Predicted 3D model of a 1431-nucleotide RNA (small-subunit ribosomal RNA) from an uncultured bacterium. The RNAcentral record of the sequence draws on ENA, Greengenes and SILVA. Its Rfam family is "Bacterial small subunit ribosomal RNA". Its family is annotated with structural constituent of ribosome and ribosome in the Gene Ontology. Its mean pLDDT, the model's own confidence on a scale to 100, is 81.
RNA sequence: AGAGUUUGAUCCUGGCUCAGGAUGAAUGCUGGCGGCGUGUUUAAGGCAUGCAAGUCGAGUGCAAUUCGGUUGCACGGCAAACGGGAGAGUAACACAUUGGUAAUCUACCCAGAAGACAGGGAUAAUCUCGCGAAAGCGGGGAUAAUACCUGAUAGUCUAUGCGAAUUAUGUUCGCAUAGUAAAGCUCGGCGCUUCUGGAGGAGCCUAUGUUCCAUCAGCUUGUUGGUGAGGUAAAAGCUCACCAAGGCUACGACGGAUACCGGGUGUGAGAGCAUGGCCCGGCUCACUGGAACUGAGACACUGUCCAGACUCCUACGGGAGGCUGCAGUCAAGAAUCUUCCUCAAUGGGCGAAAGCCUGAAGGAGCGACGCCGCGUGUAUGAUGACGCUCUUCGGAGUGUAAAGUACUUUUACCAGGGAAGAACUAUGACGGUACCUGGAGAAUAGGGGCUGCUAACUUCGUGCCAGCAGCAGCGGUAAUACGAAGGCCCCAAGCAUUAUCCGGAUUUAUUGGGUGUAAAGCGUGCGUAGGUGGUUUGGUGUAUCUUUUGUUAAAGUCCGGGGCUCAACCCUGGGAGUGCGAGAGACAUAGCCAGACUAGAGACUGGAAGAGGCAAGUGGAAUUACUGGUGUAGGGGUUAAAUCCGUUAAUAUCAGUAGGAACGCCAAAUGUGAAGACAGCUUGCUAGGACAGUUCUGACACAAGGCACGAAAGCGUGGGGAGCGAAUGGGAUUAGAUACCCCAGUAGUCCACGCCGUAAACGAUGGAUGCUGAGCAUUGGAAGUAUCGACCCUUUCAGUGCUGUCUACUUAAGCUAACGCCUUAAGCAUCCCACCUGGGGAUUACGACCGCAAGGUUAAAACUCAAAGGAAUAGACGGGGACCCGCACAAGCGGUGGAGCAUGUGGUUUAAUUCGACGGUAAGCGAGGAACCUCACCAAGGUUUGAAAUAUAGCUGCAAGCCUGGAAACAGGCUCGCCUUCGAGGGUGCUAUACAGGUGCUGCAUGGUUGUCGUCAGCUCGUGUCGUGAGAUGUACCGUUAAGUCGGAAAACGAGCGCAACCCUUAUCCUAUGUUUCAAGUGUCAUAGGAAACUGCCUGCUUUAAGCAGGAGGAAGGUGGGGAUGACGUCAAAUCAGCAUGGUCCUUACACCUUGGGCCACACACGGUGCUACAAUGGGAAGUACAACGGGACGCCAAGCAGUAAUGCGGAGCAAAUCCUCAAAACUUCCCCCAGUUCGGAUUGAGGUCUGCAAUUCGACCUCAUGAAGUCGGAAUCGCUAGUAAACGCGUAUCAGCCACGGCGCGUUGAAUACGUUCUCGGGUCUUGUACUCACCGCCCGUCACACCAAGAGAGUUGGGGGCGCCCGAAUACUGAUUUUGUCGUAGAAGGUGAAACCAGCGAUAAGGGUGAAGUCGUAACAAGGUAACC
Repeated sequence: AGAGUUUGAUCCUGGCUCAGGAUGAAUGCUGGCGGCGUGUUUAAGGCAUGCAAGUCGAGUGCAAUUCGGUUGCACGGCAAACGGGAGAGUAACACAUUGGUAAUCUACCCAGAAGACAGGGAUAAUCUCGCGAAAGCGGGGAUAAUACCUGAUAGUCUAUGCGAAUUAUGUUCGCAUAGUAAAGCUCGGCGCUUCUGGAGGAGCCUAUGUUCCAUCAGCUUGUUGGUGAGGUAAAAGCUCACCAAGGCUACGACGGAUACCGGGUGUGAGAGCAUGGCCCGGCUCACUGGAACUGAGACACUGUCCAGACUCCUACGGGAGGCUGCAGUCAAGAAUCUUCCUCAAUGGGCGAAAGCCUGAAGGAGCGACGCCGCGUGUAUGAUGACGCUCUUCGGAGUGUAAAGUACUUUUACCAGGGAAGAACUAUGACGGUACCUGGAGAAUAGGGGCUGCUAACUUCGUGCCAGCAGCAGCGGUAAUACGAAGGCCCCAAGCAUUAUCCGGAUUUAUUGGGUGUAAAGCGUGCGUAGGUGGUUUGGUGUAUCUUUUGUUAAAGUCCGGGGCUCAACCCUGGGAGUGCGAGAGACAUAGCCAGACUAGAGACUGGAAGAGGCAAGUGGAAUUACUGGUGUAGGGGUUAAAUCCGUUAAUAUCAGUAGGAACGCCAAAUGUGAAGACAGCUUGCUAGGACAGUUCUGACACAAGGCACGAAAGCGUGGGGAGCGAAUGGGAUUAGAUACCCCAGUAGUCCACGCCGUAAACGAUGGAUGCUGAGCAUUGGAAGUAUCGACCCUUUCAGUGCUGUCUACUUAAGCUAACGCCUUAAGCAUCCCACCUGGGGAUUACGACCGCAAGGUUAAAACUCAAAGGAAUAGACGGGGACCCGCACAAGCGGUGGAGCAUGUGGUUUAAUUCGACGGUAAGCGAGGAACCUCACCAAGGUUUGAAAUAUAGCUGCAAGCCUGGAAACAGGCUCGCCUUCGAGGGUGCUAUACAGGUGCUGCAUGGUUGUCGUCAGCUCGUGUCGUGAGAUGUACCGUUAAGUCGGAAAACGAGCGCAACCCUUAUCCUAUGUUUCAAGUGUCAUAGGAAACUGCCUGCUUUAAGCAGGAGGAAGGUGGGGAUGACGUCAAAUCAGCAUGGUCCUUACACCUUGGGCCACACACGGUGCUACAAUGGGAAGUACAACGGGACGCCAAGCAGUAAUGCGGAGCAAAUCCUCAAAACUUCCCCCAGUUCGGAUUGAGGUCUGCAAUUCGACCUCAUGAAGUCGGAAUCGCUAGUAAACGCGUAUCAGCCACGGCGCGUUGAAUACGUUCUCGGGUCUUGUACUCACCGCCCGUCACACCAAGAGAGUUGGGGGCGCCCGAAUACUGAUUUUGUCGUAGAAGGUGAAACCAGCGAUAAGGGUGAAGUCGUAACAAGGUAACC
């Protein structure tokens, strides 16, 4: 000192959370010792038991007696008002600090002065009588004193009066009058009385300080003051009578809530904030309330009286008690100790003293509750042991750690010795304690954490489960975040958690924040208090400053020193305590007093400007209605329509009349006003501002509360009502349409008067004053120059706007998170006011005030979330914009969608119909060949180290054939049986162990490969520059291109992957070669090499560019045609079944073998893909022509022969430019004549051929017969721009054969059309908006339904504290009364009762709010969000 968390990323605002310290703590786990502290924070709840205040015989009487220096009772004296406890009450002179007391008291103690003479009457205990259960009480008799009383004496004492001095009075001095003392004793001293002074103590008063709420704004009748009286130690309404009507309050009275206050304590850099336990000072209380007595002192904790509640005793008549003293107990609570020892020390009371008393105190005990100290060993020890964990299987870690060896003994244990504390002769509770010496003996460590913050990581288990979590968050099969283990980190007799306080938090900001858009400027003005305020002179010395001094208790904190072995702890000295008082001094600044000034402000005069306000009058255009004319069938309205109006004459048009509202052009970046707002014209009344003059006043300014004004809508009363138009009706649209659109239309809009008081009342920007570099436009005024004339020009004052666009014209510094602001500041400063402090709840509730109402103003909390938000950035998206491209549309040609069949898929079925692929980018796809095999599926039968592989060990006369069973695999049997260097070696087989095997799962763990955007023109980097940053620039702009292709320009300059080119093929030519080509040939053809094309040339256009258009030449012309070639990336796209591979699962089975079946099923579906057709541009028959690419030895197969044909026989040739295969459309002739046909060929029957172990499921082909649907295909949709489409056939891979109509190639014939880019789809670039970033298949709102939560309302009901009225009234008090020892009166606690206000609890119910992975209905907002949004 900071860190985490809003975002795809960034900066900011802003909250939440963490790391630190602390505690009278508690809880969890653990626990060795000692020292010093500390320990009911809750129930000021109730208390059993014991103790906590007595003492004096040297004041006195009596009784008892063990006869003593005895004990007891009583009178008497002193003490009991201290010490000890607690914090209920108290917001106050209670406390703290500072003063005052000329307004006071003071026992014991100290000092000083004076004195103590003479008398008297009682009384307790005791004795006796009586009452009572007890507590206790009463009557009678006797007696003493340092008890009480009378008299004398006395003054410096008290009271009164007089005089003098001084003064605020009751001060001082003098005089007079009156009044008041005493106690003795055992003679040592101690006591007694009066007065004065001191010390210490106490009372009273003043100033200042001292919590929260204004949703508490008015309070007060002894109240405020006076006079008189009373009262007190003492001032005083302290009390009473009378008089006056005052007193307090926004500087917060009164009321409510809470709370003992201070020294200090915790934290903090400090300022502060929080706190007041232990210790010290003060206050208050003593079961609750009231009251007095005694006394120097009390209204008295362990005294008295009364009342009340509670507990106890009782003979029922009556009594007793008060732990908030020390222990202890119950209760309450998360929680807090022994019914201990001693008066040895310190201190207190009494006493002459000895001494007695002392739960004060000194000690011990219990509790890790806190702080401090110590210990749980030291050295050595590698085979780096065992175990455990991990592993890439090699090893690594735990780890010198352990064991082992050699030592030590702090602590603890045992034994012996043994204090100081005693000052003071004696006397030690602690204590046989601390400490010292000796002995034996290696002897307790735990807690929390390990994703980031935050030091510390691996394996296994689990699988959004169980769970964790302070915040962010982790967990859905590879979890360093859950649980366990190992390892590691931190602290350590403790460690964590919880609670609370401070800090971090500058997150209430005095130090030290803000308000254009993040929360935040009142809608505006006028003005009161308060605060702040121009120049100058003098005075004062209040603030302020300097200095001296008193005080600020001790303890504590800080510094120095010292004592316990150290430390904690304790002792001692010093400092500090920022405060208050007193004295002296200074006078700049601020204040105050007095005087002066004019620059701020105001007044006056003058001429101008203006939609400033109010009132009255008046004008034209237009709409509408009505009347009349002309005129005829439509009009109106919309995307399109309809409702509606119109033959009873509309709309249109002309004329007239009526009425209401608003004011075109001028008009603008305009003007005016405080704001709201203000617009035809004229007049009247009226307000403010600017300028000029420099005539007057002389600081006269800004502004809580207050007052006034205040758009629209709305309300009240009365008018008015043309147009428009909430509500409402109708018509459309729609899934619906309580909307958007249309037709109507009421309130309202208008006027007068009165309310309301709010707006996105906005410049989202409070007011005043001063300062800070330029420019432009414009409004008003003035001056100057000049002139016929302020027409222009220049300067200046005040205002309004701007720094930009068509189109000329930089805004600088500064500020800001950025956007932006910038003399009209959001800059630099001063002052004042208002307001803000996370989002929601909430522009809300309750209360109060205002209002006729609607409602407004003021204004919370519970609860809930970890965000909400601002600005800017990169993308993506838009039913935003601009530009461009593409068989994208258009223009064309031919298809698909309808039929039949083939094929693939879905679905269904099945024992199985194996699996994968699913918009484009799955579906004639994997599969470029499913009858068996393939094969993964099903049924059945069989094998288990296995069909194939490797290794080790043991054994081994083992290939192969034959027979039997069987569907086969396989099982059983028989015969025979390998090589050799002879080492039982190799090979083979068997057994055993490791292992094999898996088309099982996960393509969301992966590699590799592939599809798609897309052969689209893009995607990036280095350096530099700009920006706080994310990022930008480069890559944008102007042209151009197929192209980020090239050129120009430009804070960019370069570069890379893509484009292009290089490669293959094809078109032309040349050269060489000439087999198997050619009849021949400089030919065709083939092979090989080369040439050729580059906008090279010309013209025009363009910026003298890039390039484009045209032309020449050329086989080919502007990338000539085609191919290969696919950037960064996107889709968790596809594939674990091609292959490879992590993990996981199976292991007599999910492996392997075999037979058969299945993948070929069949109601149906796909806007699947194809083939064949529907015919005459055709079909059939006959004849005649013309290719290319290819393939061929388990092969291609000629001629010839047979068969209708498939094919068979046959055998020549060919490992190929040599042999084989080697066309059909086309053309010529004939038939058919528009028909379900001489079209079409499905389907079915019969007979064959071929392949193959096998053709039934399930092959192809041939012949004959049969002859279905179909007559050109709805909505929709596909391909193609030239040797292309279309048509025609040919070849080939796979392959025994083939379901091929598929795929891949080849040639033959060979078109039409493209105006163009509005629209559809896809893409690219720039720009714009955004609340999207999982990126529009996005986000997101409200009702309803369900569950839970808190708060408000609520008929009522329960409780509480306080006040008020009335009744009753104890003790006690009274300079009250009286019939005087008993009553009455007044005051008076508790009690009763009544009405009202306030604060809480409960409450049926209804309403709103919040929260809740997958409910319902719509789609309001975010893009022009599909009606711009919002107030």